[in-house]
């Protein structure tokens, strides 16, 4: 925050003036006087139901909209009619007593009025009669006559003009207040609600109408178009949002409602059932003297208290609006204003222009130089909004009042005078000085605009989805630079959009969610041809509403704009007229083609029911008959000398229907099979005779409905769940085997689901072909199971269309129209609950908490299958030799060590890097130095005693001593030494990298160009049929060609020819010797090393379209790639190497550089890999005798001679080599040994020794003489090898001083044996198939589980909180009865 009126009364406590008194005397206190001025409290009027706050309740006629009251009210207002005579009794206050703590009250006595009351007048009002005229919309309505009855009122002021008011009454206007259509959230796991209910009659009450209430009568009303119940939740004009439709809301404004501490009540009143009234009852807070009492901010501020969060206990009635007043005026937290808050919108600023040494700095870079912040800054010149100061200053102010004046009949206008400003000294406008007061957040991996260092290294952190982040992060932190916005810029929260992701505009249901298992049929939706006729739906004009504000558009006002004004337009709706009548739809007549009925001919494993029939199987019984049956991958259980399987006879049961049988037939669907008969249903052709739209589809319902299961009673042969043995297996509650009980069949009742699938709902119409089949009919000449033509149905392949694609494709998934059904991401869950159905099992309907970020369709290319097909390789088989056993060598790992450097680890690491660790090598350790040691450039200094030689100390590197020499044309060389810059690392990362390398794999494979297919991935080519060592060739072919591999071309070998003849060779001619190409000569051969030829399936046969293959083929040195090597597509393995080299980034700098001395890499309980020696007679050992080729050689090979048992030394020729060097072995000949740890075997270990080298201690090879170990052919398992190949023999060469070599790398000698085939192991190509894999089977993925920690439930029970029904007690008030004032 609602009061006001002395001009309604009675008065007068307090103020104020006045006047009298009295104290006392400029003046003060006390008192008197309602006399003015005014007035508290009181009666009395009007107001107080507006204005101004909130959404608790409401699912409602509550609200919006559009009607209607002939069923109603209505103070102030305004326009008409009329009146206003007379009288009466009261009570507040005041006074005097009184109770109470207060709050308040009680009694007497007196009294006013526009307060009450009586009485008179009255009327068009009201009630009752008569009656009459016009309307209408059923009751009725409007006017007019007649009689009767009823009820009225105030008075004040007054400048006397006249103002305000008062009764009755009509009517208007405003405001309300009742009723109807239509419209207004979700849930069906709410389907049945309901006794005043639903009407009717009568009566009461209301302003009015009404079960709004009461009697009484009826049995009514309301729901699938959603009653009832739950659950939400004020509606509306409007707001966001969108292209629109729609989706979401309902703050400020305006409009309607509902509420005023909770519940309930009625009073007054023109209105209220009243926010700042009343009364009752509850809860709360206050007072109290404990007896009683007071209160209600969801009016403005304030406050606490709750929250993520929301303002001053401000000014003022001056505008504008209310109330009261005759008026001045009073009152007004309505309102105007002003305080907070960037909360939103909207305008300004923070300056502008010039200025290049392109500065410091800072960041970054490919770093002697660049870029970029960066015209940025400084600096110069301008400008001054804003602020500051200082100056001036609005507009909102005009009514109203009083004065005056005009018009003039009142009364109204009109003009002049004078008064009012909170905002506020604010807007504005001037002056002044001065860049002077003024800039910031997010973000930079994509979406999305905008990129680099550094740190850090699955940490720490980001993230709105993808999803950064394990050492080089544009994604995390900080920097520089950038990007976007700017007084704001990010974050959350919500809402729409995007979202065609609930689809009316505008979606879908073979396989992605989704067709109901079928089929009948209620509602309902839809519906063939033609006339009429009606105007419901439609349409098109009029009218009336659709408040104002918003919104859109013009135009106008604040300096723009935000913000306001105006005018218009649109509010897409309802109502209400007139018309239109194609189309729908409503009546009515009428047609056949949709439908149905008939008739005739036909079809079928349709369906119920009765009766019959063989085959098998089992079972009894009897006969032969003898030891096994029976079953399996193989066994067992079982069966069986008690006589079984096996046969043969005869009986019994039950269940099922071989062949026909199909790519077939019928039914709605489940499904249906020997044979017949009964009975009942379908369907097809044909005829075109009846009716005439009788139709389609189908929520709710109803019937049917495999399998398995329930109940009852029957039957029980064969299968056979459960069960039991037997076997498998790690296990085996399984797959296999013996056995068996329900069951499976009948009968009569339940259930009511299936991958009830064509994974594809019913019905109509329409849209190229070809072809096979089942049941019909017509014509042709049925000459032949023949040919056209035609209907219904079951099948195949196609066009177009369709589809995501597979694929459909007249039997549509095609192109439309009806109707049903169903579907909205995965899990959760077809589960909980409820509910209904069921004997039960269990079925139907059917959530949601919580959780992921996918879950799924098709199809595509790898890969992968204890998936198929073809084929290949010493892959196996089929042979030889090995290895794993043993002894040493070597490597590896393991320990161990100061070290024991490092790498390399399946195959593809382990005689590898290393093709030479004693020092060195060396990187490793220990200890002693150095800090630029070496190379090399550039500058500067210095020195020509530095380097070189001797010597000392030391382990040594170094350090000290000593000694003694630079050249010059003087310009300098040249040597060192020192500074300086540039260094060095075998440190780390081979998962930052070049380059190399190894492996699939010398497998036959891998792409391209273009065309062509497909939306795409991607195919085709590159398949297919043949061949091949080969994607090799060939035919075929929407391919046509190309490239990288393969082949070939290259090198060696193997046949020949020409050329050429010296260091090689020597036939014939000569010399010369024991003997020899030793010599003169010679080019014939060998061979040397160069250049040619030769081998092409080229010839012949056969086979074949052809490539090509076959042949003991022919020539030929060689034949079908003649052998051998080099030569390795596209890639895989983040395969190996920073330690060959070489590089980005880290990292180290008196060390993780570097020097040096010892040591180490050589360790040893072990365990591997690769070898070499053997184990013996195919063989060892003596002794004799032959025959190579690659190579290699001057700090070398190294002839010959002596010398030593030998290694080797000592002499000493030849040769930088087709010239010199170098016994090849195994073989062959001949002797020995005879089975044995030996004349096998050679380890180990003792002694001497050579040699190499500075040095052989740890750590060399060699030689001699002793010693003489394991070992007698090697478990599992495992290697290599197809011909000059294995095996077996020596020999040479790189690296080297020597050498741990048995190792590598080549060279020749001698020289096998086997391949049947491709089943199977390993590897590998190529075609197809499935796939839930794509880090690609070492793949992927199920379940359970400790411990924790997140939602949810259950639990003996204990609290609380709402509700519903009965039924006791019952307040205040209302009505109603009697009593009494």
């Nucleotide at each position: 925050a609602a009061g006001u009126c002395g001009a309604g009364g009675g008065g007068c406590a307090g103020c104020a003036u006045u006047u009298c008194c009295a104290g006392c005397u400029u003046g003060c206190u006390g008192g008197g006087a309602g006399a003015u001025g005014g007035c508290g409290a009181c009666c009395g009027g009007c107001g107080c139901a507006c204005g101004g706050g909130u959404g608790c309740g409401c699912a409602a006629c509550g609200c919006g909209u559009a009607u209607g009251g002939a069923a109603c009210c209505u103070g102030c207002c305004c326009a008409c009619u009329a009146c206003a005579g007379g009288g009466g009794a009261a009570u507040a206050g005041c006074c005097c007593a009184g109770g109470g703590a207060a709050a308040c009250u009680u009694g007497g006595a007196u009294u006013a009025a526009u307060g009450c009351c009586c009485c008179g007048u009255g009327g068009c009002a009201c009630c009752a009669u008569u009656u009459u005229a016009c309307g209408g919309c059923a009751u009725c309505g409007u006017g007019g006559a007649u009689u009767g009855g009823u009820u009225a009122a105030a008075g004040c002021c007054u400048u006397c003009g006249g103002g305000c008011g008062g009764u009755a009454g009509u009517g208007g206007a405003u405001g309300g207040c009742c009723a109807u259509g239509c419209g207004u959230c979700c849930c069906a796991u709410u389907a049945g609600c309901u006794a005043g209910u639903a009407g009717g009659u009568a009566g009461g009450g209301c302003a009015a109408c009404g079960g709004c209430c009461u009697a009484c009568c009826u049995a009514g009303g309301c729901a699938a178009c959603g009653a009832u119940g739950g659950g939400u939740a004020g509606g509306g004009g409007c707001c966001c949002u969108g292209a629109g439709a729609g989706g979401g809301g309902g703050g400020u404004c305006c409009c309607c409602c509902a509420c005023a501490c909770u519940g309930g009540u009625a009073c007054u009143g023109a209105g209220a059932c009243a926010c700042g009234g009343a009364c009752c009852a509850g809860a709360c807070u206050c007072c109290u003297a404990c007896g009683g009492g007071a209160g209600g901010c969801a009016g403005c501020a304030g406050u606490g208290a709750g929250g993520a969060a929301u303002a001053u206990u401000g000014g003022a009635c001056a505008a504008u609006g209310g109330g009261c007043g005759g008026g001045a005026g009073c009152c007004u937290g309505a309102u105007c204003c002003a305080g907070c808050c960037a909360u939103g919108c909207c305008g300004c600023g923070u300056g502008c222009a010039g200025g290049a040494a392109g500065a410091c700095g800072g960041c970054c870079c490919u770093a002697u130089g660049g870029g970029u912040c960066u015209u940025a800054a400084a600096c110069u010149g301008c400008u001054u909004u804003u602020g500051u100061a200082c100056g001036g200053g609005a507009a909102g102010a005009a009514c109203a009042g009083u004065g005056g004046g005009c018009a003039c009949g009142u009364g109204u206008g009109c003009c002049c005078u004078u008064a009012u400003g909170a905002c506020g000294g604010u807007a504005c406008c001037g002056u002044a000085a001065g860049a002077a007061u003024a800039a910031g957040g997010a973000c930079c991996g994509g979406c999305u605009a905008a990129c680099u260092c550094c740190g850090u290294g699955c940490c720490a952190g980001c993230a709105g989805c993808c999803g950064c982040g394990g050492u080089a992060a544009u994604a995390c932190g900080g920097a520089g630079g950038g990007u976007c916005c700017g007084a704001g810029c990010g974050u959350u929260a919500u809402c729409c959009g995007g979202a065609a992701u609930c689809a009316u505009u505008g979606g879908g249901u073979u396989u992605a969610a989704a067709g109901g298992g079928u089929c009948c049929g209620u509602a309902g939706g839809c519906g063939g041809g033609c006339c009429g006729u009606u105007a419901a739906g439609u349409c098109a004009g009029g009218g009336g509403u659709g408040a104002a504000a918003g919104u859109c558009u013009g135009c106008g006002g604040c300096u723009c704009a935000a913000c306001c004004g105006u005018a218009g337009a649109a509010c897409u709706g309802c109502c209400u007229u007139u018309g239109a009548u194609a189309c729908u739809g409503g009546c009515g007549g009428u047609c056949u083609u949709g439908a149905g009925u008939c008739a005739u001919g036909g079809u079928g494993g349709a369906g119920u029911u009765g009766c019959c029939g063989g085959a098998a199987u089992a079972u009894g019984u009897a006969g032969u008959g003898u030891a096994g049956c029976g079953g399996u991958g193989a066994a067992a259980u079982g069966c069986a000398u008690a006589g079984a399987u096996a046969u043969u006879a005869c009986a019994u049961a039950g269940a099922a229907c071989a062949c026909c049988g199909a790519u077939c037939g019928c039914g709605a669907a489940g499904g249906c099979a020997g044979g017949u008969g009964a009975c009942u249903a379908a369907c097809c052709a044909u005829g075109g005779a009846c009716u005439g739209a009788c139709g389609c589809u189908g929520a709710u319902g109803g019937a049917c409905g495999a399998a398995a299961g329930c109940g009852u009673g029957g039957g029980g042969a064969g299968c056979g769940a459960a069960c039991a043995g037997g076997a498998u297996u790690a296990g085996a509650u399984a797959c296999c085997c013996u056995g068996g009980u329900a069951g499976u069949c009948c009968a009569c009742g339940c259930c009511g689901u299936a991958a009830a699938c064509g994974a594809u709902g019913g019905a109509u119409a329409c849209u190229a072909g070809c072809u096979g089949u089942c049941c019909g009919g017509g014509c042709c000449c049925u000459u032949g199971a023949g040919g056209c033509c035609u209907g219904g149905g079951c099948g195949g392949c196609c066009a177009a269309g369709c589809g995501a694609a597979a694929g459909u494709g007249a039997u549509a998934a095609g192109u439309a129209u009806c109707c049903c059904a169903c579907c909205u991401g995965g899990g959760g869950a077809g589960u909980a609950c409820g509910u209904u159905c069921g004997c039960a099992a269990g079925a139907a309907u059917g959530a949601a908490a919580c959780u992921c970020a996918a879950a799924g369709g098709a199809a595509u290319u790898g890969a992968c299958g204890g998936g198929g097909g073809c084929c290949c390789g010493c892959a196996c088989a089929a042979g030889c030799g090995g290895u794993g056993g043993a002894g040493c060598a070597u490597g590896u790992g393991g320990u161990u060590u100061a070290a024991u450097u490092c790498g390399a680890u399946g195959a593809u690491a382990c005689g590898c890097g290393a093709g030479g660790a004693a020092c060195c090598u060396u990187a490793c350790c220990a200890g002693g130095g150095c800090u630029u040691a070496a190379a090399u450039g550039u500058g500067g200094u210095c020195u020509g005693a530095c380097a070189g030689c001797u010597u000392u100390a030391g382990a040594g590197a170094u350090a000290g001593a000593g000694u003694u020499u630079c050249c010059u044309u003087c310009g300098g060389g040249c040597a060192g030494a020192u500074c300086a810059c540039a260094a060095g690392g075998u440190g780390c990362u081979g998962c930052a990298u070049g380059g190399u390398u190894g492996u699939c794999g010398u497998c036959a494979g891998c792409u391209c160009g273009u065309g062509c297919c497909g939306u795409g991935a991607g195919g085709u080519g590159u398949c297919a049929g043949g061949u091949u060592a080969a994607g090799u060739c060939c035919u075929a072919u929407a391919a046509c060609g190309a490239g990288c591999g393969c082949a070939a071309c290259c090198c060696c070998u193997g046949c020949c020819g020409u050329u050429a003849g010296u260091u090689g060779c020597c036939a014939g001619c000569a010399u010369u010797u024991a003997a020899a190409g030793a010599u003169g000569g010679g080019g014939a051969c060998u061979c040397u090393a160069a250049c040619g030829g030769g081998a092409c399936u080229g010839c012949c046969g056969g086979u074949g379209c052809a490539a090509a293959c076959c042949g003991c083929g022919a020539g030929g040195a060689a034949g079908g790639u003649g052998g051998g090597g080099a030569c390795g597509a596209c890639g895989u393995c983040a395969a190996a190497u920073c330690a060959u080299c070489a590089c980005g980034g880290c990292c180290c700098u008196u060390a993780c550089g570097u020097c040096c001395u010892g040591g180490g890499c050589c360790a040893c309980a072990c365990a591997c890999g690769u070898g070499c020696u053997a184990c013996a007679a195919u063989g060892g050992c003596c002794g004799g005798u032959a025959c190579a080729g690659c190579g290699a050689g001057c700090a070398g090979c190294c002839a010959c001679u002596u010398g030593g048992c030998g290694a080797c030394a000592a002499g000493g020729a030849g040769c930088g080599a087709a010239u010199c060097u170098g016994c090849a072995a195994a073989a062959c000949c001949g002797g020995u040994c005879a089975c044995a740890g030996u004349u096998c075997g050679g380890a180990u270990c003792g002694g001497g020794g050579u040699c190499u080298g500075c040095a052989a201690c740890c750590c060399g090879a060699c030689c001699c003489c002793g010693u003489g170990a394991a070992g007698c052919u090697g478990g599992a398992a495992u290697c290599g090898c197809u011909a000059g190949u294995a095996a077996u023999c020596g020999g040479a060469u790189a690296u080297c001083a020597g050498c741990c070599a048995u190792g590598a790398u080549c060279c020749g000698g001698u020289g096998a044996a086997u391949a049947c085939g491709u089943u199977c192991c390993c590897g590998g190509g190529c075609c197809u198939u499935g796939u839930a894999c794509a880090c690609a089977c070492c793949g992927c993925c199920c379940g359970u589980c400790a411990a924790g920690c997140c939602a949810u439930g259950g639990a003996a029970g204990c609290c609380g909180g709402g509700a519903g029904u009965g039924c006791c007690u019952g307040a205040a008030g209302u009505c109603c009865g009697u009593c009494a004032c």
This is a predicted structure of a 1381-nucleotide RNA (small-subunit ribosomal RNA) from Maribacter flavus. Rfam family: Bacterial small subunit ribosomal RNA. NCBI's taxonomy places the organism under Bacteria, Flavobacteriia, Flavobacteriales, Flavobacteriaceae, Maribacter.